[in-house]
Context: one part of a larger RNA
RNA sequence: GAACGAACGCUGGCGGCGUGCUUAACACAUGCAAGUCGAACGAGGGCCCGGCUUCGGCCGGGUUCCUAGUGGCGGACGGGUGAGUAACGCGUGGGAAUCUGCCCAACAGUGGGGAAUAACAGCGGGAAACUGCUGCUAAUACCGCAUACGUCCUUCGGGAGAAAGGCUUCGGCCGCUGUUGGAUGAGCCCGCGUCCGAUUAGCUAGUUGGUGGGGUAACGGCCUACCAAGGCGACGAUCGGUAGCUGGUCUGAGAGGACGACCAGCCACACUGGGACUGAGACACGGCCCAGACUCCUACGGGAGGCAGCAGUGGGGAAUAUUGGACAAUGGGGGAAACCCUGAUCCAGCGACGCCGCGUGAGUGAAGAAGGCCUUAGGGUUGUAAAGCUCUUUCGCCGGGAAAGAUGAUGACGGUACCCGGAGAAGAAGCCCCGGCUAACUCCGUGCCAGCAGCCGCGGUAACACGGAGGGGGCUAGCGUUGUUC
Numbered sequence: 001g002a003a004c005g006a007a008c009g010c011u012g013g014c015g016g017c018g019u020g021c022u023u024a025a026c027a028c029a030u031g032c033a034a035g036u037c038g039a040a041c042g043a044g045g046g047c048c049c050g051g052c053u054u055c056g057g058c059c060g061g062g063u064u065c066c067u068a069g070u071g072g073c074g075g076a077c078g079g080g081u082g083a084g085u086a087a088c089g090c091g092u093g094g095g096a097a098u099c100u101g102c103c104c105a106a107c108a109g110u111g112g113g114g115a116a117u118a119a120c121a122g123c124g125g126g127a128a129a130c131u132g133c134u135g136c137u138a139a140u141a142c143c144g145c146a147u148a149c150g151u152c153c154u155u156c157g158g159g160a161g162a163a164a165g166g167c168u169u170c171g172g173c174c175g176c177u178g179u180u181g182g183a184u185g186a187g188c189c190c191g192c193g194u195c196c197g198a199u200u201a202g203c204u205a206g207u208u209g210g211u212g213g214g215g216u217a218a219c220g221g222c223c224u225a226c227c228a229a230g231g232c233g234a235c236g237a238u239c240g241g242u243a244g245c246u247g248g249u250c251u252g253a254g255a256g257g258a259c260g261a262c263c264a265g266c267c268a269c270a271c272u273g274g275g276a277c278u279g280a281g282a283c284a285c286g287g288c289c290c291a292g293a294c295u296c297c298u299a300c301g302g303g304a305g306g307c308a309g310c311a312g313u314g315g316g317g318a319a320u321a322u323u324g325g326a327c328a329a330u331g332g333g334g335g336a337a338a339c340c341c342u343g344a345u346c347c348a349g350c351g352a353c354g355c356c357g358c359g360u361g362a363g364u365g366a367a368g369a370a371g372g373c374c375u376u377a378g379g380g381u382u383g384u385a386a387a388g389c390u391c392u393u394u395c396g397c398c399g400g401g402a403a404a405g406a407u408g409a410u411g412a413c414g415g416u417a418c419c420c421g422g423a424g425a426a427g428a429a430g431c432c433c434c435g436g437c438u439a440a441c442u443c444c445g446u447g448c449c450a451g452c453a454g455c456c457g458c459g460g461u462a463a464c465a466c467g468g469a470g471g472g473g474g475c476u477a478g479c480g481u482u483g484u485u486c
Stems, first nucleotide, its partner, number of pairs: 001486004006482005013358006019351002021316001026314003030311003035073003040070002043067003046063007080269003089194007098186002103182008111145001113143002120135006151160003165174003195241003202232003207229008244266004248259004271292005294305004322348001324347003330344001331342004361391004371382004395427001397422005405413001430475005435456003441470005451458002
């Protein structure tokens, strides 16, 4: 000098765009953050119409309506955090033994049956959470049979294996099953690269390899039995410390050094530890089970919970925001659609936290006014500065109009941006410094005191260095200080 997710002190007018728990991966009240489909299914209810009625209601039909349950898809995305991890985790370049819901292309099929079970009803248990027994019922839920171009297994003779319907304006549309290919996504393997310590020198028993078997979507000591005795290491194994990695960011002429906030890619984690289930996909943040710590409810028998989602609270800290609006746009989930959900997102709010832009007026004005300060008492300086006169109106304020963002409808932002009109210089300047480095000097006070200080150093009676004042220098809605990096 540059930089910052900064903080602190003094000061503070406006706008745009960004950005905002770096500390306790500390604990969390409350609300919201993942649902949706009645065009898969039975049932119940609402509304409308008709009939009957002993006015209690009953029966039948219709319905763009509602829903708890069964069922389907989604909850593995999106959002958060950086604890762990020195590792094929990441980066880069390759590889073969794999899977891939929805989507695209192609071929073939969608026949005929069965048994249950929620809801519901009845009877129970429990304070609650919840739950038991009996009975009834539907399906795109479940299970056989048939069929099999292609598929799988095969001793090549053969064997195995599927489906589901719904809506319809009757044209069809949405689905379902098998198979192949694609696309996308994912799993696995390898070369190279990836911090510090040798005051860590030896490490290793599923350890290294083989055979048989198991297991996986898949290769593999992944697992197991047996056999062999290997494998790694000064080209740093092992151990210890530290750390998410990268694109990049900052600095620097570069080489390099430091860093990895925001944005983007990958990884890991979801109270702590462990485990599997379901599923195309998880060992699953707002799913399940077990153990633990903690908190809460309880009728003491037993239960409930997990903000490192968005806000918000306590705590820690030098320090970091609203318990806001909207699905209008973009995107996502479900649905044939209408539409529903979406703290993703888009906006608004708060903070000079950063960058950028603008303003706090312009011209004129010498009696060089008054006042202040200095003085050799003549004067000098503040100083065209002020006043006065003549103007202007950015921003802000008041009034009126008013978007784009939305291909047809739909605008949270927002009566916002922007435009027009009005008033009036009117509402808008501070901070640091002035001994040398380093730009800017005098007076008074103080008297090694009080104090200053980045280094050198100032202060003990004339201090340009302390404190105040006048004057001056620098930067400016900021200016200084501290911290950190180059």

This is a predicted structure of a 486-nucleotide part of an RNA (small-subunit ribosomal RNA, 5' domain) from an Alphaproteobacteria bacterium. Model confidence (mean pLDDT): 89 of 100. It was read from a public genome assembly. Lineage of the source: Bacteria > Pseudomonadati > Pseudomonadota > Alphaproteobacteria.